RNA sequence: CUUAUCAAGAGCGGCGGAGGGAACAGGCCCUUAGAAGCCCGGCAACCUGCACAAUUCGUGCCAAGGUGCUAAAUCCUGCGGAGUAUACUCCGGAAGAUGAG
Repeated sequence: CUUAUCAAGAGCGGCGGAGGGAACAGGCCCUUAGAAGCCCGGCAACCUGCACAAUUCGUGCCAAGGUGCUAAAUCCUGCGGAGUAUACUCCGGAAGAUGAG
């Protein structure tokens, strides 16, 4: 950079000790009844594997291997558009995360 997905799911465990929810801003939350991090457990099923189909796209199964994830929609809003009782709702974008290339 390209592409797919991002409202589901997952512990009252051990170590650890104060912070955390990506960055900035504004909200709103979690946390000494114990944050981050590490280990174990778990969830899921992107890749691998297996079966089927096949020009291509694909469908299903497993969870052994490679990742990933394990509060809240990617916690919400930051840009554009639509609706309307102006406060909200919806759609899209940007940014980000993860996989594969």

Predicted 3D model of a 101-nucleotide RNA (SAM riboswitch aptamer (S box leader)) from a sheep gut metagenome. Its Rfam family is "SAM riboswitch aptamer (S box leader)". Its family is annotated with regulation of gene expression in the Gene Ontology. About the family: The SAM riboswitch is found upstream of a number of genes which code for proteins involved in methionine or cysteine biosynthesis in Gram-positive bacteria.